[in-house]
Context: one part of a larger RNA
RNA sequence: CACUCAGCAAGACGUGAAGACCCUAUACACCUUUACUAGAUUUUUACAUUGUAAUUAUAAAUUUCUUCUGCAGCAUAGGUGCCAGUCUAGGAUUGCUUAGCGCCAGCUAAGAGGGAGACCACAUUGAGAUAGCACCGUGGAAAUUUGUCAUUACUAACUUGAUCUUUUCUUCUACUCUAUUGAAGUUGUUAAUUUGAUAAGGACAAUGUAUGAUUGCUAGUUUAACUGGGGCGGUUUCCUCCUAAAUUGUAACGGAGGAGUGCGAAGGUUGGCUCAGGUUGGACGGAAACCAACUGAUUGAGUAUAAUAGCAUAAGCCAGCCUGACUGCAACACCUACAAGUGAAGCAGAGGCGCAAGCCGGCUAUAGUGAUCCUGUAGUAUCGCGUGGAAUAACUACAGCUCAACGGAUAAAAGGUACGUUAGGGAUAACAGGCUAAUGACUCCUGAGAGCUCUUAUCGAUGGAGUUGUUUGGCACCUCGAUGUCGACUCAUCAUAUCCUGAGGCUGAAGAAGGUCUCAAGGGUUCGGCUGUUCGCCGAUUAAAAUGGUACGUGAGUUGGGUUUAGAACGUCGUGAGACAGUUUGGUCCCUAUCUGCUGAGUG
Numbered sequence: 001c002a003c004u005c006a007g008c009a010a011g012a013c014g015u016g017a018a019g020a021c022c023c024u025a026u027a028c029a030c031c032u033u034u035a036c037u038a039g040a041u042u043u044u045u046a047c048a049u050u051g052u053a054a055u056u057a058u059a060a061a062u063u064u065c066u067u068c069u070g071c072a073g074c075a076u077a078g079g080u081g082c083c084a085g086u087c088u089a090g091g092a093u094u095g096c097u098u099a100g101c102g103c104c105a106g107c108u109a110a111g112a113g114g115g116a117g118a119c120c121a122c123a124u125u126g127a128g129a130u131a132g133c134a135c136c137g138u139g140g141a142a143a144u145u146u147g148u149c150a151u152u153a154c155u156a157a158c159u160u161g162a163u164c165u166u167u168u169c170u171u172c173u174a175c176u177c178u179a180u181u182g183a184a185g186u187u188g189u190u191a192a193u194u195u196g197a198u199a200a201g202g203a204c205a206a207u208g209u210a211u212g213a214u215u216g217c218u219a220g221u222u223u224a225a226c227u228g229g230g231g232c233g234g235u236u237u238c239c240u241c242c243u244a245a246a247u248u249g250u251a252a253c254g255g256a257g258g259a260g261u262g263c264g265a266a267g268g269u270u271g272g273c274u275c276a277g278g279u280u281g282g283a284c285g286g287a288a289a290c291c292a293a294c295u296g297a298u299u300g301a302g303u304a305u306a307a308u309a310g311c312a313u314a315a316g317c318c319a320g321c322c323u324g325a326c327u328g329c330a331a332c333a334c335c336u337a338c339a340a341g342u343g344a345a346g347c348a349g350a351g352g353c354g355c356a357a358g359c360c361g362g363c364u365a366u367a368g369u370g371a372u373c374c375u376g377u378a379g380u381a382u383c384g385c386g387u388g389g390a391a392u393a394a395c396u397a398c399a400g401c402u403c404a405a406c407g408g409a410u411a412a413a414a415g416g417u418a419c420g421u422u423a424g425g426g427a428u429a430a431c432a433g434g435c436u437a438a439u440g441a442c443u444c445c446u447g448a449g450a451g452c453u454c455u456u457a458u459c460g461a462u463g464g465a466g467u468u469g470u471u472u473g474g475c476a477c478c479u480c481g482a483u484g485u486c487g488a489c490u491c492a493u494c495a496u497a498u499c500c501u502g503a504g505g506c507u508g509a510a511g512a513a514g515g516u517c518u519c520a521a522g523g524g525u526u527c528g529g530c531u532g533u534u535c536g537c538c539g540a541u542u543a544a545a546a547u548g549g550u551a552c553g554u555g556a557g558u559u560g561g562g563u564u565u566a567g568a569a570c571g572u573c574g575u576g577a578g579a580c581a582g583u584u585u586g587g588u589c590c591c592u593a594u595c596u597g598c599u600g601a602g603u604g
Base pairs, nucleotide, nucleotide: 001604002603003602004601005600006599007598008597010596011595012594014591022425023424024423025422027421028420029417030416031415032414035221036220037219038218039217042213043212045210046209047208048207049206051154052153053152054151055150057148058147059146060145061144062143063142064141065140066139068137069105078136079135080134081133082132085119086118087117096111097110098109099108100107101106158201159200160199162198163197164196168192172188174186178182224236225235226234233253237259238258239257240256241255242254260406261304262363263362267322268321269320270319271318272317273316275300277295278294279293280292281291282290302311303310305368307366308365309364326349327348328347329346332343333342334341338407351360352359353358374400375399376398377397378396379395380394382393432479433477434475435474436473438472440468441467442466443465444464445463449459450458486561487559488558489557491553492550493549494548495547496546499524500523501522502519503518504517505516506515507514526540527539528538529537530536567585568584569583570582571580572579573578
């Protein structure tokens, strides 16, 4: 050195399982609810199946009867018409009793008396006799008919999983006899079906149709995206500036601000004017109110509103007259994936202002917004289902969306999952590695100052320059068809920025004991209590009880106390399902070693 055997497990990002954590999917499932939309259930009302009688109440109609008071006037005059008469032994006038009404004056009816007249016409009144007849109105009474509501009763619909009977078909069990299957009979039982009777209810209930309500009981679904992982927060359309690299354009969860309108004058035209500020003077009056004079060459004012760009020839300010804040178009351009958006000479019509030339299709410009569908309103020499109409449709002009997630999926939509599932992702997080080094650790420079004096024995503000890759981070580069995560145990190995032991310099080193710095990694660097702890605190020692790296060394070496599944509980949060870097208890740690490596033995 090669081979063989026996071992060990450091590596082969070992084997095993298309990662369960995390994210994504216009994936799934189940669960919840004051998410949305439905359905069953329950319920309201109407009608039908649905019939009889009575009573009460009520409405209408008919019949009979009754009621009717302004003042004036004999008097309690409902309205109108006709008529000059009417009533009376079939009992007038009149008094009495009773009842009703009443504006308290009287009116009406009945009864028993009584026994011959009474009323009207005439004066008052818009209207004249309830003298008589007819119709009508207001309020009331009674009767009849019809309807409705409620109640009570009935029986014949209808109901009964109440009893008996009956029919059919069937299931099971036990027993007796016979028997290969099987057949017959008896007893009992379960569930259903049919006929009839009785009983109980009864026009209710029940069923059907229509209708309103209720309803996680059930079901189907929805529950956005961007995002230096996701969530929480923020944002999502439009305008202005910077970033933007001297045309245009240009990103970021880059830096700053605005809009979701306003105005019939703040619009058109014609004519005119010049601001802000300053100086001086002027009652109250002051730093600032208003007045006057001078100054005011570049704009510092003003501009409906943010910012930017403009504007004094003014686009700023004032006045006169007006409505072009017009109708029908539009060459040519800008912008631009599309769809949109923007500028615009010119022509025709009818106008406004101006002597005219001319200007005027809103506002100094750039924000002030919403496609399509659907619906409505108005208009139109359009369509018109045999014809004429109408409906409808079309065209033109308007209107209705914080469709604001603003190119708008629907008219209509929230959550939980640690019980979870699937497809994927190292396109994307948690461990470890990598890059970086803000943060951390360490070193150096400077040296204000402390150190009685004296910067540097020692300490050292401020500022500066580095090293490192042990902290906390940033990034998201390998790994999601798996790189097992804290601590403990075991076994270590390396660095030195050295805790001890060793050698030295300085000292504010007398000695002893120290301080600080330089060299040095050979060896060493404890045992216990508490806690899952690393750490830390405490106890007792020690020469000392150093700091770190090694996938925060080491789970195909051990453990499994913690974290981090499923059970359960508390507190808190949530309507709830459930949730909590809150707590508590419980909770499967697989692998026979092929190769490399290492240990031991043997052979060549």